[in-house]
Context: one part of a larger RNA
RNA sequence: AGGCGGGGGAACACACAAGCAGUGGAUUAUCUAGAUUAAUUGGAUAACAAGCCAAGAAUCUUACCUAGGAUUGACAUGCAUUGUGUCUCAUAUGAAAGUAUGAUAUCUGUAGCAAUACAGAGCUUUGCACAGGUGGUGCAUGGUCGUCGUCAGCUCGUGCCGCAAGGUGUCUAGUUAAGUCUGGAAACGAGCGCAACCCUCAUUGUUAGUUAGAAUGUCUAACAAGACUGCCUGGGUAACCAGGAGGAAGGAGAGGAUGACGUCAGAUCCUCAUGCCCCUUACACCUAGGGCCUCAUAGAUAAUACAAUGGGUAGCAACAGCGAGAAGCAAGACCGCGAGGUGGAGCAAAUCUUUAAACCUACCCUUAGUUCGGAUUGUACUCUGGAACUCGAGUACAUGAAGUUGGAAUUGCUAGUAAUGGCAAGUCAGCCAUAUUGCCGUGAAUAUGUCCCUGUUCC
Numbered sequence: 001a002g003g004c005g006g007g008g009g010a011a012c013a014c015a016c017a018a019g020c021a022g023u024g025g026a027u028u029a030u031c032u033a034g035a036u037u038a039a040u041u042g043g044a045u046a047a048c049a050a051g052c053c054a055a056g057a058a059u060c061u062u063a064c065c066u067a068g069g070a071u072u073g074a075c076a077u078g079c080a081u082u083g084u085g086u087c088u089c090a091u092a093u094g095a096a097a098g099u100a101u102g103a104u105a106u107c108u109g110u111a112g113c114a115a116u117a118c119a120g121a122g123c124u125u126u127g128c129a130c131a132g133g134u135g136g137u138g139c140a141u142g143g144u145c146g147u148c149g150u151c152a153g154c155u156c157g158u159g160c161c162g163c164a165a166g167g168u169g170u171c172u173a174g175u176u177a178a179g180u181c182u183g184g185a186a187a188c189g190a191g192c193g194c195a196a197c198c199c200u201c202a203u204u205g206u207u208a209g210u211u212a213g214a215a216u217g218u219c220u221a222a223c224a225a226g227a228c229u230g231c232c233u234g235g236g237u238a239a240c241c242a243g244g245a246g247g248a249a250g251g252a253g254a255g256g257a258u259g260a261c262g263u264c265a266g267a268u269c270c271u272c273a274u275g276c277c278c279c280u281u282a283c284a285c286c287u288a289g290g291g292c293c294u295c296a297u298a299g300a301u302a303a304u305a306c307a308a309u310g311g312g313u314a315g316c317a318a319c320a321g322c323g324a325g326a327a328g329c330a331a332g333a334c335c336g337c338g339a340g341g342u343g344g345a346g347c348a349a350a351u352c353u354u355u356a357a358a359c360c361u362a363c364c365c366u367u368a369g370u371u372c373g374g375a376u377u378g379u380a381c382u383c384u385g386g387a388a389c390u391c392g393a394g395u396a397c398a399u400g401a402a403g404u405u406g407g408a409a410u411u412g413c414u415a416g417u418a419a420u421g422g423c424a425a426g427u428c429a430g431c432c433a434u435a436u437u438g439c440c441g442u443g444a445a446u447a448u449g450u451c452c453c454u455g456u457u458c459c
Stems, first nucleotide, its partner, number of pairs: 008459006015450002019413005026304008034295002042053002064290006073130001077129004083123002088103006107120005132279002135277003141273002143268003146264001148262001153192006159168003171184004198256004203225007228250001231244005306406001310365006323354003328347002333342003372403001377398007419442007
């Protein structure tokens, strides 16, 4: 000078308390450990791993295994060298990759009547330099990212104090979300952070407007206005605090982007780049099949339930928003119980397409393992794709497990939030999506506190 204390003081945070809904019990999905395996590729492991890398593992992807091949190589550049226009086709063998054999065709320029010769580019043979490595080391690194933490801190110049390390400033009294600001004080200033500047939403106006709209309006999108403790009352030296008015909005209006000095030898050499080490007839490359999907068990995250605030049937074309659409979205019509099929209007889209569901109305069910719940299994089908056996999704009929609200423990959330209902998108042929990222509908309860738990800041 720091860190730490079951030392003290002050303050803050969904930290607790007050509430609401959960997890932990059941079944399923996904991930992980372990076990298994020829292989179950690799990484991530307290907070900061485990629906994570992966915004899509049947082939491909793919890095793993087995088998078959081939060695200047799938890819790049250069030199020397062989042949040849570039191409195309067939046969045999093979799982394919490939291997072997055969056939076919003849570019541009220059010279030349022509035959032909030379040169060029491309391809090719052989050889040499080399290529190649998702091989190792994230404890050699760059870059990027996580975390403490959107916490209020971290420093510098000059001066002053101290023999010096260093201190002061950054302290103290107030105040703030804030080292935010004010008063004092050997300090005076400054920088990185805070805040503001940026984006979205809420109100109004102006202008413009197609595809929206009869018109005004709504809407769309460009530009402005508006909020500043500006005004009033009270407290206070001030900063500021409490209340009020007006206002669409009030004291940071709500949300986002934005992450200081640094910490964890945190993560990543499997994005990329890169030092060193290692492989070079193999740890590189091609291909087929398999594996990454196994399953006694354990952990994590979700989905669905256990029912009556519910389930079922019918009706009401009830009412959205973010978006997406050409190898695409696909209407009306017809066929099928249905998944879907036939066909194809319209639309490169404010024009066309892409069903909102909870809700509401009527009836049935009456507390049951049930008209709850839907796992599992059987049969018959549909779709994508070259191919659904390992290993896809969906439909119909039948089947109808567990489960009656979950021990110790534990999570999230303070308002258009929690809870609940559906919708869209990315990836994508299809899809293991109950995921992720967004969108809108319905829409609460509680806290006017800081004794305690956890964590953080200052003295």
Molecule: small-subunit ribosomal RNA, 3' major domain
Organism: uncultured bacterium